[in-house]
Context: one part of a larger RNA
RNA sequence: GGAUGAACGCUGGCGGCGUGCCUAACACAUGCAAGUCGAGCGAGAAACCAUCGAUUGAAACUUCGGUAGAUAUUGAAGGCGGAAAGCGGCGGACGGGUGAGUAACGCGUAGGCAACCUGCCCUUUGCAGAGGGAUAGCAACGGGAAACUGUUAUUAAAACCUCAUAAUACCGACAUGUCAAAUGACAAGACGGUCAAAGAUUUAUCGGCAAAGGAUGGGCCUGCGUCUGAUUAGUUAGUUGGUAGGGUAACGGCCUACCAAGGCAGCGAUCAGUAGCCGACCUGAGAGGGUGAUCGGCCACGUUGGAACUGAGACACGGUCCAAACUCCUACGGGAGGCAGCAGUGGGGAAUAUUGCACAAUGGGCGAAAGCCUGAUGCAGCAACGCCGCGUGAAGGAUGAAGGCCUUUGGGUCGUAAACUUCUGUCCUUGGGGAAGAAAAAAAUGACGGUACCCCUGGAGGAAGUCCCGGCUAACUACGUGCCAGCAGCCGCGGUAAUACGUAGGGGGCGAGCGUUAUCC
Repeated sequence: GGAUGAACGCUGGCGGCGUGCCUAACACAUGCAAGUCGAGCGAGAAACCAUCGAUUGAAACUUCGGUAGAUAUUGAAGGCGGAAAGCGGCGGACGGGUGAGUAACGCGUAGGCAACCUGCCCUUUGCAGAGGGAUAGCAACGGGAAACUGUUAUUAAAACCUCAUAAUACCGACAUGUCAAAUGACAAGACGGUCAAAGAUUUAUCGGCAAAGGAUGGGCCUGCGUCUGAUUAGUUAGUUGGUAGGGUAACGGCCUACCAAGGCAGCGAUCAGUAGCCGACCUGAGAGGGUGAUCGGCCACGUUGGAACUGAGACACGGUCCAAACUCCUACGGGAGGCAGCAGUGGGGAAUAUUGCACAAUGGGCGAAAGCCUGAUGCAGCAACGCCGCGUGAAGGAUGAAGGCCUUUGGGUCGUAAACUUCUGUCCUUGGGGAAGAAAAAAAUGACGGUACCCCUGGAGGAAGUCCCGGCUAACUACGUGCCAGCAGCCGCGGUAAUACGUAGGGGGCGAGCGUUAUCC
């Protein structure tokens, strides 16, 4: 000098674009953050409509006996309606957060899989025949404070099951060809065995099953690279290899049994400490050094530890089970919870924001669609936290005014600075107009927002500080103080004439900032 997710002191006008718990992966009140499909299924509340019945009994008429039947309440069957819940499907494995752990095939890079999987999507081929038994819901009767739960009866499906059909699928054994040389791969062939489906309806479509291929996404393996310590020198028993078996989508000590005795290490094993990695960012002429906030890719985690279930995909942040700590409810028998989602609270800290608006746009889930959901996202709010831009007026104006300071008392300086004159209107202010972002046949659809922007009104009015002035280092005098009070980055100033302390005048630097501290080059 440059830089920062900064903080602190003094100061502070506006706008645009960014950024904002670096500390306690500490604990969390409250609200929201993942639903959707009635064109899969049964059942169907409220409201509304008209009809009938019961009770009520107003106006009007009256021969005063009644006639009449409004209004209100309620019941029945019906229509319309479609809430809440339930079964079923798809999605809750994405999106969003955090960096605790991890020195590792975790990441980066380059390859391999003749050892693998892939829902939704695309292409192609073929198929969908016949049956069955349940169960939630609902109802009845119960248990429990609650969470929840039992029994009985009964019901539907694209839920579940059986049979049929069936291959280029899978399994077994057979033989041929081509290629390859580690296990093999590919092609066509014949034999035996095994496995499937689901319908909806407005008749236009959407779905279902099997197989092959693609695309996308993943899994596994390998070469190389990836911090510090030797005041850590030996380490390892599923350890290293083999055989057999199990397991997996798949290879493999991944697991088990048996056999052998290996494997790693001074080119640093093991142990200990520290740490998410990268694209990138900062600095530097470069080589290099440092960092890993925001944005993007990968990984890991979801109070702590463990486990599996479902599923194409999880060993699953807003799923399940077990254990632990903590918090809450309890009728003491038992239950409930997990903000490292968005806001917000307490705590910690030098320190980091609103319990905001909207699904209008982009994107995601579901749906045939309308649409619903979306704290993703788009916006707004707060903060000079950063970068960039603009302003705080312009021109003229000497009697060099007043005043301050200095003075050799002559004057010098602040200083064209002010006053004063003539202007301007960025920002500001008043009133009016007013977007783009919105596409898709038309129409409709904007949170931001009456915002940006344009025109008009008013008036220099409302907008300058901060650090320094001994040398390094641009900028000097006076007074006060007297090794005191104090300054200080280094050298060093201060003990009676201090350009170094404090104040004033003047000056220098930067400027809505300036200085200090911390850290990196």